[in-house]
Description: A computed fold for a 319-nucleotide RNA from uncultured Psychroserpens sp., annotated as Bacterial RNase P class A. It was read from a public genome assembly, where an Rfam model found it. Lineage of the source: Bacteria > Pseudomonadati > Flavobacteriia > Flavobacteriaceae > Psychroserpens. It matches the Rfam family "Bacterial RNase P class A". It is annotated as a ribozyme. Rfam links the family to the GO terms ribonuclease P activity, dimeric ribonuclease P complex and tRNA processing.

RNA sequence: CAAGUAGAUCGCCUUAUCGCUGUCUCGAUUUGUCGGGAUGGAGGAAAGUCCGAACACCAGAGUGCAAUCAUAGUGGCUAACGGCCAUCCACCGCAAGGUGAGGAAAAGUGCAACAGAAAGAAUGUACAGGUUAAGCUGUAGUGAAAUCAGGUAAACUCUAUGAGGUGCAAUGUCAUGUAUACUAACGCUUGAGCGCUGCACGUGCGAUGUUAGAGGGUAGACAGCUAAAGUUUGCUGGUAACAGUAAACGUAGAUAAAUGAUAAGGAUUAAAGCUUUCGGGCUUUGAUACAGAAUUCGGCUUACAGAUUUGCUUAAACA
Repeated sequence: CAAGUAGAUCGCCUUAUCGCUGUCUCGAUUUGUCGGGAUGGAGGAAAGUCCGAACACCAGAGUGCAAUCAUAGUGGCUAACGGCCAUCCACCGCAAGGUGAGGAAAAGUGCAACAGAAAGAAUGUACAGGUUAAGCUGUAGUGAAAUCAGGUAAACUCUAUGAGGUGCAAUGUCAUGUAUACUAACGCUUGAGCGCUGCACGUGCGAUGUUAGAGGGUAGACAGCUAAAGUUUGCUGGUAACAGUAAACGUAGAUAAAUGAUAAGGAUUAAAGCUUUCGGGCUUUGAUACAGAAUUCGGCUUACAGAUUUGCUUAAACA
């Protein structure tokens, strides 16, 4: 210098004008609301809805069976996970590194085109040996695989382990309004019926009850809603994931859904042209990625223009 490999950070900036919204505060007020000030306002993936949970209800939540699904070398981390870290083995790579759906083929069933005589309780194509007779024995040939055959389980399956359900449109409170009405059946604590993923036991609700029919009214407000298994830095332990400890920070809360629009200048970058002391400079045109919270976290997967930066590897060749 070139190529590769494993990570990290940023991913437009500034000013002006106007606009939206949370919190705090001041003033006016016809109590409907309006105006002023201060200070905040979309991500590393907010995406996918694929896993795991916190939380809410079933519900005080229990036992057994079944079904369905998931995981699968070994050890560790975590609230938990199908995640992460380490390590063994297998495969790819010169290497740094990368990938792994990594238990069981004598419990059973299935699958393997073509070629070949024949692909499994199957089979005589060729040559040689041998026998009363016999693929009985050996070699060759075809093929990925040819003599009580091996392969295959991101084929069915078996083994071991594990798993309640529904989800913030959960759930709770208040207000308004209507029809405390009508019909039928059953029932009123000696319990009709409805629920707890399926079944059984068990158990919750239940009397102006339950189910069914016909019909009427309503769709409003508030809470849940943001201090989090939170973030950053130092120290200690550990190969690491991570754990402990100390200090500091505390970081949107909308509800038809706010977090923006316009203008100017700058920055980065591509192309073309001019120029150069070969470091670079100037002009013109274009571009500035993927993409937007909706209860909240931990993961996985996918998308991403460009810029900066760290560690490690390198066959051959050059200096």
Of the family's consensus pairs, 98% are formed in the model.